[in-house]
Molecule: TPP riboswitch aptamer (THI element)
Organism: Chthonobacter albigriseus
RNA sequence: GGCAGUGACGAGGGGCGCCCCGCCUGGGGCUGAGACGAACCCUUAGAACCUGAUCCGGGUCAUGCCGGCGGAGGGACGUCACCCGGGUGAGUC
Repeated sequence: GGCAGUGACGAGGGGCGCCCCGCCUGGGGCUGAGACGAACCCUUAGAACCUGAUCCGGGUCAUGCCGGCGGAGGGACGUCACCCGGGUGAGUC
C1' cells in the first nucleotide's frame, strides 16, 4: 500500500405462500435455508429479495410447486486481525 482469501466485530437489506380441520391467534399437510423464528437468507465478485406479473408452459387437491422470462431492470458495507504485495533499517551466517 492492497482487500482476492479466512476470521471477528459492528451496521444494513429481505421474505413468510398454498391445502385441509365449518371459523381461528390453535392443529395437521406441501415446497423451501426460512412460511413469524430472539430463527433463516443476503450485503456490490450482489439469483437474498423486489419489478415485469392478475405474465407464459408444465404439473398439483392447491400454491413462485417446477421450468421459462433471465445474468432483463432494481437491490443492502464498514472496521480490525490474519493475509497478500512493495520499501527501509538492524542482527546473524